[in-house]
Context: one part of a larger RNA
RNA sequence: GGACGAACGCUGGCGGCGCGCUUAACACAUGCAAGUCGAACGUGAAGCCCGGGCUUGCCUGGGUGGAAGGUGGCGAACGGGUGCGUAACACGUGAGCAACCUGCCCCGAAGACCGGGAUAACAGCGGGAAACCGCUGCUAAUACCGGAUGCCCUCAUCAUGUCGCAUGGCGAGAUGAGGAAAUGGAUUCCGCUUCGGGAUGGGCUCGCGGUCUAUCAGCUUGUUGGCGAGGUAAUGGCUCACCAAGGCUACGACGGAUAGCUGGUCUGAGAGGAUGUCCAGCCACACUGGGACUGAGACACGGCCCAGACUCCUACGGGAGGCAGCAGUGGGGAAUCUUGCACAAUGGGCGAAAGCCUGAUGCAGCGACGCCGCGUGCGGGAUGACGGCCUUCGGGUUGUAAACCGCUUUCAGCAGGGACGAUUAUGACGGUACCUGCAGAAGAAGCCCCGGCCAACUACGUGCCAGCAGCCGCGGUAAUACGUAGAGGGCAAGCGUUGUCC
Repeated sequence: GGACGAACGCUGGCGGCGCGCUUAACACAUGCAAGUCGAACGUGAAGCCCGGGCUUGCCUGGGUGGAAGGUGGCGAACGGGUGCGUAACACGUGAGCAACCUGCCCCGAAGACCGGGAUAACAGCGGGAAACCGCUGCUAAUACCGGAUGCCCUCAUCAUGUCGCAUGGCGAGAUGAGGAAAUGGAUUCCGCUUCGGGAUGGGCUCGCGGUCUAUCAGCUUGUUGGCGAGGUAAUGGCUCACCAAGGCUACGACGGAUAGCUGGUCUGAGAGGAUGUCCAGCCACACUGGGACUGAGACACGGCCCAGACUCCUACGGGAGGCAGCAGUGGGGAAUCUUGCACAAUGGGCGAAAGCCUGAUGCAGCGACGCCGCGUGCGGGAUGACGGCCUUCGGGUUGUAAACCGCUUUCAGCAGGGACGAUUAUGACGGUACCUGCAGAAGAAGCCCCGGCCAACUACGUGCCAGCAGCCGCGGUAAUACGUAGAGGGCAAGCGUUGUCC
């Protein structure tokens, strides 16, 4: 000098764009943050219409209607948060998988035949304070189960050629579901099943690269390898039985400490050093520890089970919970925001669609936290007023500064008009941006410094006191270094101080 997710002191007009718990991965009141589909299915409330009975405001039958919970499907593994752990194939980069999976999406081929038994909702009964649970009975499906056909497909070929690590029984296996509109019918649309291919996403393996410590020198028994088996989507001591005795290490094993990694960011002429906030990619985690279930995908933040700590409810028998989602509270701390608006846009989930949901997102609010822009007026004005300060008492200076005269109106204010973002409709932002008009210099300047480094000097007070200070050093009676005043210098809605990095 530059930089900052900064903090502190004094001060503070406006706007744009960003950023905002670095500490306790501490504990959390309250609300919201993941639903959706009636064109899969059975029920079917209110309301409305028609009818019957009659005690004229009730009972009941039918229709319409579609709330609501339930079965089923898809989603909930995305999106959002945090950086605890991790020195590791976690990350970066470059290769490989003849050892792999991939819902939704795209392309191609084919199929969709016949049956069956349940169950929730619901009704009845019962238990419990509650959470919730039990028994009996009824019912549907694109829920569940079976059979047939063998079109088709696969395992998987074979022959020849080429390429390539290699291999086998001649039979075996798997599969299906319907729905909507319209109808005289054909048909169309959305789905379903199987197989092949693609795309996308993922899994696994390897080379290389990036912290400190030797005041850590030896480490290892599933350890290293093999045969076999199990397991997995898949290779593999991943696991197991048996066999062998190996494997790693001063090119630093093992141990300890610290740490998410990267694109980047800051600095620097560069080499390098430091750093990883915001944004983006990857990883890890979700009260702590463990476990699996479902599923194309999880060992699953707002799912389940077990254990633990903590909090809450309880009728003491038993239950409920997990903000490192968005706001917000307490606590910790030098320190970090609103319990806001909207799904209008972009994107996501579901749906044929209308649409619903979306604290993702778009916006608004708070904070000079940062960067950038603008303003706080412009011109004239001397016999150089008053006041202040200094003075050699002549004067000098503040100073064209003020007053005064003339002018302008950015920004803020008031009034009117008023968007783009959205296409035919739909705008939270927002009567916002922007435009026009009105009034009036009107509402808008501070902070630090002035001994040298370093730009800017005098007076008074103080008297090694009080104090200053980044270094050198000032102060003990004329202090340009302390305090105040005046003058001056620097920067400016900021200016200084502290901390950290280059």
A computed fold for a 502-nucleotide part of an RNA from a metagenome, annotated as small-subunit ribosomal RNA, 5' domain. Its mean pLDDT, the model's own confidence on a scale to 100, is 81.